[in-house]
The RNA shown here (small-subunit ribosomal RNA) has 1417 nucleotides and comes from an uncultured prokaryote. Rfam family: Bacterial small subunit ribosomal RNA. Its family is annotated with structural constituent of ribosome and ribosome in the Gene Ontology. The sequence is in RNAcentral, with records from ENA. Its mean pLDDT, the model's own confidence on a scale to 100, is 85.

RNA sequence: GCGGCAGGCCUAACACAUGCAAGUCGAGCGAGAAAGCACUUCGGUGUGAGUAGAGCGGCGGACGGGGGAGUAACGCGUAGGAAUUUGCCCAGUAGUGGGGGACAACAUGUGGAAACGCAUGCUAAUACCGCAUACGCCCUAUGGGGGAACGCAGGGGAUCUUCGGACCUUGCGCUAUUGGAGAAGCCUGCGUCGGAUUAGCUAGUUGGUGGGGUAAGAGCUCACCAAGGCGACGAUCCAUAGCUGGUCUGAGAGGAUGAUCAGCCACACUGGGACUGAGACACGGCCCAGACUCCUACGGGAGGCAGCAGUGGGGAAUAUUGCGCAAUGGGGGCAACCCUGACGCAGCCAUGCCGCGUGUGUGAAGAAGGCCUUAGGGUUGUAAAGCACUUUCAAUUGGGAAGAAAGAUUUAGAGUUAAUAACCCUUAGUGCUGACGUUACCUGCAGAAGAAGCACCGGUUAACUCCGUGCCAGCAGUCGCGGUAAUACGGAGGGUGCAAGCGUUAAUCGGAAUUACUGGGCGUAAAGCGCGCGUAGGUGGUUUGCUAAGUGGGAUGUGAAAGCCCCGGGCUUAACCUGGGAACUGCAUUCCAAACUGGCAGGCUAGAGUACAAGAGAGGAGGGUAGAAUUUCAGGUGUAGCGGUGAAAUGCGUAGAGAUCUGAAGGAAUACCAGUGGCGAAGGCGGCUCUCUGGCUUGAUACUGACACUGAGGUGCGAAAGCGUGGGGAGCGAACAGGAUUAGAUACCCUGGUAGUCCACGCCGUAAACGAUGUCUACUAGCCGUUGGGGAGCUUGACUUCUUAGUGGCGCAGCUAACGCGAUAAGUAGACCGCCUGGGGAGUACGGCCGCAAGGUUAAAACUCAAAUGAAUUGACGGGGGCCCGCACAAGCGGUGGAGCAUGUGGUUUAAUUCGAUGCAACGCGAAGAACCUUACCUGGCCUUGACAUCCUUGGAAUUUCGCAGAAACGUGAAAGUGCCUUCGGGAGCCAAGAGACAGGUGCUGCAUGGCUGUCGUCAGCUCGUGUCGUGAGAUGUUGGGUUAAGUCCCGCAACGAGCGCAACCCCUAUCUCUAGUUGCCAGCGAUUCGGUCGGGAACUCUAGAGAGACUGCCGGUGAUAAACCGGAGGAAGGUGGGGAUGACGUCAAGUCAUCAUGGCCCUUACGGCCAGGGCUACACACGUGCUACAAUGGCAAGUACAGAGGGCAGCGAAGCCGCGAGGUUGAGCGAAUCCCACAAAGCUUGUCGUAGUCCGGAUUGGAGUCUGCAACUCGACUCCAUGAAGUCGGAAUCGCUAGUAAUCGUAGAUCAGAAUGCUACGGUGAAUACGUUCCCGGGCCUUGUACACACCGCCCGUCACACCAUGGGAGUGGGUUGUACCAGAAGUAGGUAGUCUAACCGCAAGGAGGACGCCC
Repeated sequence: GCGGCAGGCCUAACACAUGCAAGUCGAGCGAGAAAGCACUUCGGUGUGAGUAGAGCGGCGGACGGGGGAGUAACGCGUAGGAAUUUGCCCAGUAGUGGGGGACAACAUGUGGAAACGCAUGCUAAUACCGCAUACGCCCUAUGGGGGAACGCAGGGGAUCUUCGGACCUUGCGCUAUUGGAGAAGCCUGCGUCGGAUUAGCUAGUUGGUGGGGUAAGAGCUCACCAAGGCGACGAUCCAUAGCUGGUCUGAGAGGAUGAUCAGCCACACUGGGACUGAGACACGGCCCAGACUCCUACGGGAGGCAGCAGUGGGGAAUAUUGCGCAAUGGGGGCAACCCUGACGCAGCCAUGCCGCGUGUGUGAAGAAGGCCUUAGGGUUGUAAAGCACUUUCAAUUGGGAAGAAAGAUUUAGAGUUAAUAACCCUUAGUGCUGACGUUACCUGCAGAAGAAGCACCGGUUAACUCCGUGCCAGCAGUCGCGGUAAUACGGAGGGUGCAAGCGUUAAUCGGAAUUACUGGGCGUAAAGCGCGCGUAGGUGGUUUGCUAAGUGGGAUGUGAAAGCCCCGGGCUUAACCUGGGAACUGCAUUCCAAACUGGCAGGCUAGAGUACAAGAGAGGAGGGUAGAAUUUCAGGUGUAGCGGUGAAAUGCGUAGAGAUCUGAAGGAAUACCAGUGGCGAAGGCGGCUCUCUGGCUUGAUACUGACACUGAGGUGCGAAAGCGUGGGGAGCGAACAGGAUUAGAUACCCUGGUAGUCCACGCCGUAAACGAUGUCUACUAGCCGUUGGGGAGCUUGACUUCUUAGUGGCGCAGCUAACGCGAUAAGUAGACCGCCUGGGGAGUACGGCCGCAAGGUUAAAACUCAAAUGAAUUGACGGGGGCCCGCACAAGCGGUGGAGCAUGUGGUUUAAUUCGAUGCAACGCGAAGAACCUUACCUGGCCUUGACAUCCUUGGAAUUUCGCAGAAACGUGAAAGUGCCUUCGGGAGCCAAGAGACAGGUGCUGCAUGGCUGUCGUCAGCUCGUGUCGUGAGAUGUUGGGUUAAGUCCCGCAACGAGCGCAACCCCUAUCUCUAGUUGCCAGCGAUUCGGUCGGGAACUCUAGAGAGACUGCCGGUGAUAAACCGGAGGAAGGUGGGGAUGACGUCAAGUCAUCAUGGCCCUUACGGCCAGGGCUACACACGUGCUACAAUGGCAAGUACAGAGGGCAGCGAAGCCGCGAGGUUGAGCGAAUCCCACAAAGCUUGUCGUAGUCCGGAUUGGAGUCUGCAACUCGACUCCAUGAAGUCGGAAUCGCUAGUAAUCGUAGAUCAGAAUGCUACGGUGAAUACGUUCCCGGGCCUUGUACACACCGCCCGUCACACCAUGGGAGUGGGUUGUACCAGAAGUAGGUAGUCUAACCGCAAGGAGGACGCCC
C1' cells in the first nucleotide's frame, strides 16, 4: 500500500430544520374527476376511465424498528402450578332465512385568519337494528329461560324471468360451537448489589364471612368480624442498578462486566387517563395538565427522531440527509400487485481480527558518504551500485459466473362438479424478474516499476557511542537522571522490538496467599473483648434398632438458539460462514443404598455432676478488739536554738521551741513472720478474734446417665482518679502560697497546705485492666526447685521413692522473621467466640446509646505521604558502665598574653599593593633570603610564526666593533670578517627573511587527575583463606583469664593458619678488641728556636674499617609449674640502654593545576612576548610567631680558660701596615684532619655601680661614614658620634618540657653580589618535679542504650511569619428527595340523576324500554 470479515454517540432519556420509516382492499359500498388525444354541426361527443383523488366499510397500525430513564421487583433466571383468554391459521360439527331505519360522501347555505366546523336536504353496503331458526353453546338448577349470520366473485346444461337475474355449482367470506397450534394473563419454591452511623415496619394492614368486579384466582374492591402479618436467616428506610444467555481475565475457585447477536422486562417530551380492539391503557392513535418550540388576523391553533439518514449542543470520542425491494421476512389483497430506512447492498473510519505485498538471486574495490577512532582502523555493510531474474497486489486491456426460485403462460394427468367451464394439486416446456455491479473470478501487456513506519536503547527490559546542555532546558510507570567528560535531557550515527501499524492515556482481571472457600493471620510487626455467668446459634462420648432430611448411585424431563470445545464442510488460505456432536458442573420428578452426619426410640459409663470423709488458704461480707508509731492537747523538767539543704532561706522558738517525762484525744495503717509462698474469674486480698458465706484439692465407695464445650446480643463484677449526699480527717498531699535553683523555672529541692486519701449509700466503667499470649479438650524427651494433699519402703530421718493439684528455673524435638516459646507452648490437632488488613488524619468528627458532669461506647470521610513498623547486624555517638594509655591533668621549671622592635596574616588603602595556605593540621607557611632581576601584579612604550621546539623555501659564514635617536626594548647607519668537512654534487652548525602547520599561557577547574605532602598517629590496630554458626546482614578467629610500650607473649577456646602493621634487621651514640698510622697523637728516648717544632715511636687520644658486647642469659621471690613482673649479682651499658630513619587498612572530595606532569575548557596583533618605571616594603587597626628588655644569680671595665660541627677557588683570605670603627691596603698559605673563616660565649679572677627609669633598657631621630652592587630615593646591612622612647615581670586566658631534658651560652651552615631576631645543625654550663588517675583534652579494648548511618556539628517537636491546597463556620439564599395533615383539583371510568333531546324495538294511542347530552358523586 491492498483486500476479506466484523464493529462504529459509552457523554445530554438534551433540543430538533427537512425527507422518508404503515398501509392496503373496487372480488364489501355509493359516488366519481381533470390534463391529453381523436372527432366535431363548435353546442358537444368519444376516449382517457369506472382511472386518479376523497368518503362509508373490512383487516392491519399491539408486529417489525429504537434507546435503557425508571425498576432491588415474581422485574429477571431456573424449576413447577391452576382459576383463564385468544383475531388471523389447522381439524371437526351445524348453519348462512326473512325484514327495517339511518349516517358519511354529495348538494345548498353559513361561521372562522387558520385548524376546523355548523345547519338543512338526498343516498348505498360484508356499516347498524329487530324477527325467525338453535346440533352443540350460555344462565338457572331440573320447572325453565337466553342468544347468530352478509354477502361477493368465477363458470354453467336443463327450467323460470320483469331480461337485471332467479337456480345449480366452485372458491372466498360470515354465524354458532368443539379441539389443536402458536400467543398472552395469573400464582409459587429457590437464586439475584451496598449501607445497621437505617431496628423496628404495617391499617386494606393479616385473616374470615358475604356482596361487587375481572378473561381469570386473590383485600383486586366494599360492608361486617377477629387482631393479626413481616423482622437480626436483616423487615422498613437510603444509595446504586434494566436482568439473562454470555463477554474479559484467571491453573482453578473467583473477580470485573452486560457493546455487537439472542431471550425477557420497562419506556416513547413530562405526569395522569381512559376509548377502540382478539390483543394497548397504544413510539409515528385520542383526551387533560405541565414545560418547551412554531403559526396567528391575538379570537385561537399545531408539534413530539430513545425509527433511518441528518442538524445544533455536550464531549477525548463514534459514519451517508446513499441505492433497492433483486433476495429473506412482514401487512393488505382471490390475485396481479402495492407498501416496507425491517432487510439486502453500497459509502465513510487502520476501530478490531485475518491474509497479502512493498521484491528475488548474485555482488568485496569491503566504493562513496555518514558516525566513531587508540589515526592503525572499525561500523553502516552484501547493505547500495552493478549483473541476472520474477510480476503477487495496485494500474491498464478483454472476458465473466453464482446469488432466480416463484408468480405468469402452454401441455398432460389427478381432485371437485351435472359439467369436457371455472378452481386446485402434480408433471413437462416457454418467456420474464439483479440494488450490489465497471461484482467475485479468469486473462493479455509493461516495468522493480506505485507501496515503511513507529516506539525504545541506566536497571526492571532486548538494544551504545559521539556532540550539545550544565540542578538550566528537560526526562520519569518505578528506582531515579541533569550542578562541564550525562549509555537516563536534546540531536546524530548505530542497535533492539513490533510492523500497516506503532506508542501514549483511561479502564478490567492477573501477578496480589495484598479479604486467604480453595488459600492468611493476632507475645514484640495491624490484631485476644479487663474478667465472669449465660440466651439464641455452632459443635458434641459409647451402643442397638428404625427412618431417609443431608450424603452416594441410576433413570426421566428440562437446561432456547447463538457463543466456548471436538470432528467435518464452504470461501485459493485465514479471519469468517455452515452441518453434526459434546458440554451447559443447574433445577425438578422418580427408584435404589444406609457407612457417616441428622431425626425418633431404647441401653451404657470413660465426659459432666451429686452424696460421704478429710485438708490448705491475706477468697468475700459484717461485728468486736490489740499494740507500736506519727500528730495534737494538758502538765512537769529545762534553755537557745530547732528544722531543712548540695549550700541556704521561707518556717517554728525567750509569749519558752526543739529535747525529755507523764497523761489524754483522734484517725489511718498493720513492722518482724514474708517466701518467683498462698487464695481469687479478673480487678485484687496481709494484726488478732467471732458469725455468715463462695470456690479449690485429696481419698474411697455409691448414685444420675451426655445432663457437655463455646457463646453474637444480654447481664453481673471491675484498680486508681473523678462525681453526688452525709459523716470523718492523724499522717500524706493535686491545686495554691512562700523560700531556693535558674537566663527564665508556672518544675525537680525545701517550709506550709485545700480538695482528696478513710466510712456509708449511689454513680462512673476506664488503665502498659500485661503473660502486651481468649476459653475448653486431647497428645508430645528430660532435669532441678517450691506449696497443698495421698500412697509405698525401711535404715524411722531435716530420709528415700511414686502419684496428684498448683507455682518457678533450664532444656530435646518442634515452632518462630528473629528475639524467643518449649507439658503453665508461641509444639501437634479439634470446638466455639472476639479481633486485624499501609502510615497520618483518628479512636477524631457527625449521628445513635449510656452518664449529674467529666466523659465512655459504637465509629467514618475529605485530604496527605511512599513509606510507617518489628526483630536482629555492623559502626558511630552517650553530661552510660568497666579496664588502660599519652607532658592529658596533677607536681614542677621557663615562657606567651602587657612594652619596643622584627616577621607573617587579616582588614583597609592603592593604578598595583601578584598568587596560594585558613581550627587543631593557615599565619618567621610556599619564600634556603622582592633595591633591578626574581615577578606571576600595575602604568607606559613596543612585537606578532613570535623569547623557546620541529618541518619547508630563499639568502648569508658565524661573529665582532663604532656612531646617531630613544627611558630602554628597539630603530637606523657604517665598518671588520669570509671559517669547518667534502666523493666537489653538497653537507654540519649558526644567523636573517618569508609562508603556514604550530609555538606560548604562573589563564580556569586540586570537586576530572597522577605524583608528592599534612593529619588522626609511631596510635595498635586493619584484614584474608579454609572451616564452623546464622534464612540473612554478619559472627567466630580478633572475645575471655593474665601480661606487655605493643593484636607483645602465655593459657583457654570451633576454630586452624596467614598477610599488612608492632618488634627486630639499618644509621648515630655509650664500652672494649683487632687492623691501619698522615695532615692526627706523644707514654718512654734524644734534639729543640720551647711551637709534636725535629729525630723517632705505634703505646694513648683520635680517625675509619672489621668485630665483640645485652639475651630477662644467671640468682631469689611472686605468678598457674605459663607468659611475665619485682629485687639482686656481674657489667661501660639492664630489661625496646639513648637518639634517628621507618608512618598498616583507611579518614578529612584535607593541601598543591603557581615545582612537575596531565584530561577538559578558554585566549591567539593577546589572557602570548620584550622593555623602562612603579608595586609585592602602603597603615586608624586586629591576631599569630619571635628577638631585646624591664636588671644586682645583673650591667660595665680589665685579665684569663675550655668545644663541637661545618664552609672555602669568580672562594676562604693569614701575618704586616692604615683607620676609634665598619673597613681599607698588600697578598703568604690553602681545592684543605696540613692553610683560612676563627678570638667561642656563658664560666673564672679583680674592680665599679647600689635599686634609680638607673653606669638598667635600647627604640627613635640628627650628623658623619664603610661595604656590596649598573644602581641603596621609594627600599640594604654595618660603623662612629650624639639622642635615650616604651618598659619596674605583664588581666582573662594560654604554650613548651620528665634528663644531659627544661633553662641558659655562644658557634657554624644553606640561600646569597649585598641583606636573619627566621630556619637547619653543633657543642658548653646544667636543674626542679611526677602523690596519683577524681577531673579537662585525645586515644585503645570490652560491654550497654539508641528513633543516629552526611553517623550528636546527628535526628527531631511545637508555636509564629509568608504562600498555596483541601475541608469547615458564617447574616442568609436557591434547589432536590421524603413523612404526615390540609387547601385547590383537569381529563376520565364506574355509579347515580330524568334538566334537555331521541330513527329502528314494544304499544291502537298516550307512552314505554333503550340511548345521547347535561348535572352530581